[in-house]
RNA sequence: GGGCCAGUAGAUUAAUGGUAGAUCGCUACCUCGGCAUGGUAGAGGCUUCGGGUUCAAGUCCCGACUGGUCCA
Numbered sequence: 001g002g003g004c005c006a007g008u009a010g011a012u013u014a015a016u017g018g019u020a021g022a023u024c025g026c027u028a029c030c031u032c033g034g035c036a037u038g039g040u041a042g043a044g045g046c047u048u049c050g051g052g053u054u055c056a057a058g059u060c061c062c063g064a065c066u067g068g069u070c071c072a
Stems, first nucleotide, its partner, number of pairs: 001071007010024004018055001026042005048064005
């Protein structure tokens, strides 16, 4: 320098173009003599950035950035 893949909550990740979910973690309460386990509820995402297409974009298209991988 070139090809390919990925980027969504603190972490790991899901999501046919149509209300962004789950698990773990976190907070509060219940349970217990106490801790752990278990139960209930809650907070936490402007989906890496900038454009385009569309009535509607995490999803499709273009560019950039970051990371991974292969080639040189």

RNAcentral holds the sequence, with entries from ENA. Predicted 3D model of a 72-nucleotide RNA (transfer RNA) from a Nanobdellota archaeon. It matches the Rfam family "tRNA". Its family is annotated with triplet codon-amino acid adaptor activity in the Gene Ontology. By type it is a transfer RNA. Model confidence (mean pLDDT): 81 of 100.